A computed fold for a 78-nucleotide RNA from a mouse gut metagenome, annotated as c-di-GMP-I riboswitch aptamer. The prediction has a mean pLDDT of 88. RNAcentral holds the sequence, with entries from MGnify. Rfam family: c-di-GMP-I riboswitch aptamer. Rfam links the family to the GO term cyclic-di-GMP binding.

[in-house]
C1' cells in the first nucleotide's frame, strides 16, 4: 500500500458493483473480462416446454468474477 469473510447502506432481475466500517490474506490482492486464451457465476429480455391461464423447468450474456488459471502492459526495497 492494497483488503476477504462479515456487518451497514445504495444500485442491480440476479449474479455481483459503489460507498463506509473491518482485516482473511496478497510482489502485484495495480490495469487488461467483444482491448487475448481458457474457465467459473447469474438468466432479465427472448426461445422452448408446460397450463383453462399460471407457476414452474430447460436453454441462452452483449450481465458478472482479474482475490480462479495461462497471457500482455506498469510495478517498491534489497
Nucleotide at each position: 500500500g492494497c483488503a476477504a469473510a462479515c456487518u451497514g447502506u445504495c444500485g442491480g432481475a440476479a449474479a455481483c458493483g459503489g460507498c463506509a466500517g473491518g482485516a482473511c490474506g496478497c510482489a502485484a490482492a495495480g490495469c487488461u473480462a467483444u482491448u487475448g486464451g481458457g474457465g467459473g457465476c447469474u438468466a432479465a429480455a427472448g426461445c422452448g416446454u408446460g397450463u383453462a391461464a399460471a407457476a414452474a423447468c430447460g436453454c441462452c450474456a452483449c450481465g458478472c468474477c482479474a482475490g480462479c488459471c495461462c497471457g500482455g502492459c506498469c510495478g517498491c526495497c534489497g